[in-house]
Description:
A computed fold for a 98-nucleotide RNA from a Desulfurellaceae bacterium, annotated as Bacterial small signal recognition particle RNA.

């Protein structure tokens, strides 16, 4: 001096991490009445058989809370690996010359 690696700088992709939202599951609360179903008792109609409206209870739904699952999305910090760019930086190896 040349070539080729590594580190550093920047960007970027994937993964992992944190938070929030979403989706699913479980539990629990729930609208008592202006949610649904089913309606004991009682009430109403009927001579009766029956019928009607319908409170409580029960079941469910909208919704809330907690736990779990990680499906997905966004944000963040930059942990791992990869890719690319950059260089008057640091460093290894090889070759040549002095």
């Nucleotide at each position: 001096a040349a070539g080729u690696g590594g580190g550093c700088u920047u960007g970027u992709g994937c993964g992992a991490c944190a938070c929030a939202c979403u989706c699913c599951c479980u539990a629990u609360c729930g609208a008592a009445c202006c949610c649904c179903g089913c309606c004991a008792g009682g009430c109403c109609c009927g001579g009766a058989a029956g019928g009607g409206a319908g409170c409580a209870a029960c079941g469910g739904u909208a919704g809330g809370u907690a736990g779990g699952g990680c499906u997905g999305u966004g944000u963040g910090a930059g942990c791992g690996c990869g890719c690319a760019a950059u260089g008057u930086c640091c460093u290894g190896c090889u070759u040549a010359u002095g």
Lineage of the source: Bacteria > Pseudomonadati > Campylobacterota > Desulfurellales > Desulfurellaceae. Rfam family: Bacterial small signal recognition particle RNA. Rfam's curators write: The signal recognition particle (SRP) is a universally conserved ribonucleoprotein involved in the co-translational targeting of proteins to membranes. On this family, see Rosenblad et al., RNA Biol 2009: "Kinship in the SRP RNA family". Gene Ontology terms of the family: SRP-dependent cotranslational protein targeting to membrane, signal sequence recognition and signal recognition particle, plasma membrane targeting.